[in-house]
RNA sequence: CGAGCCAACUGGGCAGUCGCCGCUUAUGAAUUUAAGGGGAGGAAAGUCCGGGCUCCGCAGGACAGAGUGCCAGAUAACGUCUGGGCGGCGUAAGCCGACGGCCAGUGCAACAGAGAGCAGACCGCCUUUGUAAAAAGGUAAGGGUGAAAGGGUGCGGUAAGAGCGCACCGCGCCGGUGGUAACACCGGUGGCAUGGUAAACCCCACUCGGAGCAAGACCAAAUAGGUGUUCAAUAGGCGUGGUCCGCGCUGAACACGGGUAGGUUGCUUGAGGUCUAUAGCGAUGUAGACCCUAGAUGAAUGACUGUCCCAGACAGAACCCGGCUUACAGGUUGGCUCAUUUA
Numbered sequence: 001c002g003a004g005c006c007a008a009c010u011g012g013g014c015a016g017u018c019g020c021c022g023c024u025u026a027u028g029a030a031u032u033u034a035a036g037g038g039g040a041g042g043a044a045a046g047u048c049c050g051g052g053c054u055c056c057g058c059a060g061g062a063c064a065g066a067g068u069g070c071c072a073g074a075u076a077a078c079g080u081c082u083g084g085g086c087g088g089c090g091u092a093a094g095c096c097g098a099c100g101g102c103c104a105g106u107g108c109a110a111c112a113g114a115g116a117g118c119a120g121a122c123c124g125c126c127u128u129u130g131u132a133a134a135a136a137g138g139u140a141a142g143g144g145u146g147a148a149a150g151g152g153u154g155c156g157g158u159a160a161g162a163g164c165g166c167a168c169c170g171c172g173c174c175g176g177u178g179g180u181a182a183c184a185c186c187g188g189u190g191g192c193a194u195g196g197u198a199a200a201c202c203c204c205a206c207u208c209g210g211a212g213c214a215a216g217a218c219c220a221a222a223u224a225g226g227u228g229u230u231c232a233a234u235a236g237g238c239g240u241g242g243u244c245c246g247c248g249c250u251g252a253a254c255a256c257g258g259g260u261a262g263g264u265u266g267c268u269u270g271a272g273g274u275c276u277a278u279a280g281c282g283a284u285g286u287a288g289a290c291c292c293u294a295g296a297u298g299a300a301u302g303a304c305u306g307u308c309c310c311a312g313a314c315a316g317a318a319c320c321c322g323g324c325u326u327a328c329a330g331g332u333u334g335g336c337u338c339a340u341u342u343a
Stems, first nucleotide, its partner, number of pairs: 002338009012308007020039002023036004041314001045325002048323005053212004060245004065208005070084005085099001086097004100203002105201002107197002122143002124139006151169006170192001171190008216265004226256006236250004272291008
C1' cells in the first nucleotide's frame, strides 16, 4: 500500500416558528388555560419458529398425523445460540452441513453396455488345432460403454493374467490408550468387498391439546324470545385440530327475516435496560448500584427557515418478548489472513 474474513457502532446534527399525541401538577363545565417532562426500528418487514398472557375442555388414553435428528452445554423454550467432532469448499483467516439407520422390508437407477447383482466376455491378451478362413479353451491386468463396472499403488509370479502371493494404504474382527461423549490414535489378525440411493416410501429415538388481544372482562343500547326445514330420548346431539374409547351435559343444526353494535379495560414495570464485580473457553449465570424508555384507535412526531457536514439508504409500533430470514446509500472502529515493496 492492496485484496479479503469476522465482529461492533451510526444511519443526519444544532437553533428558531407554527402544528399533533400522551403523562404529571394547578385551575376547571370542558377535545379550557398555564407550566414541566416524554413521543417508531436495526430491521418496526416476512409471519418462518418458540414462548409469556387470556379463554375452552372432569383437562384422560390410544391411533393417525406433525416436528427435530453427531456429542456436550446455555435458555422460559425453540427448528435458536455456544463449544467440540466428522465431512465439504477456500492458499488462509474463515464459511457451509437436511450430520441416526440400506445387515427389517419395499422401491428406483432411462439409454448405452458383455454385464447394473451376490452380474459378466464386446475389442483385446495367451494356448492348442488348422494351408487359410476360422474353431476350442483360458483370462478379466489393458481398452470401450456408462452417473456408477466390484478395493488402490507397486513388486513378484504366470502360457497370458488375477489378492494368485507380498509390502503399504483401505476394509472386517479382537484388544489397548486418550476424551463426559461424538470420535481420534496405536497394536494384532484375516486376502477380505454382502454396491448406490432415505431432501425415496420406510424403521428408530425424542417432543407435540386447541384458539387467539378481532383472546378475554365490565358497563350501556336494541328488538321480532320471529318464520320455516331436518335429526332427536332403547337413542341422538353438544363439549376449541382428526378418528375411536372414556368422562361430563341434555337438546342440536341449517336457511330466511328484523334490531343494536357506543364506551371503559386488557395497554405497557418487563424471562426489562445500563454499568461494575465475579464464575465459565463460550453461549450465559450470580450479586450490587442506577434508570423508566410510545400506547395511537379512519390510526399521533409534520411543515417552514437558517446553519454544520463526507451524507441522508432500507423503511412506520397496534398485547408483549427470545430468535431466524430478507432489504439497506454513506460513514466509523477493532481484530485476523494473504500477496507485493522497503528497512
Annotation: A computed fold for a 343-nucleotide RNA from uncultured Arenicella sp., annotated as Bacterial RNase P class A. The sequence was found by an Rfam model in a public genome assembly. It matches the Rfam family "Bacterial RNase P class A". It is annotated as a ribozyme. Rfam describes the family as follows. Ribonuclease P (RNase P) is a ubiquitous endoribonuclease, found in archaea, bacteria and eukarya as well as chloroplasts and mitochondria. Gene Ontology terms of the family: ribonuclease P activity, tRNA processing and dimeric ribonuclease P complex. NCBI's taxonomy places the organism under Bacteria, Pseudomonadati, Pseudomonadota, Gammaproteobacteria, Arenicella. The model forms 97% of the base pairs in the Rfam consensus.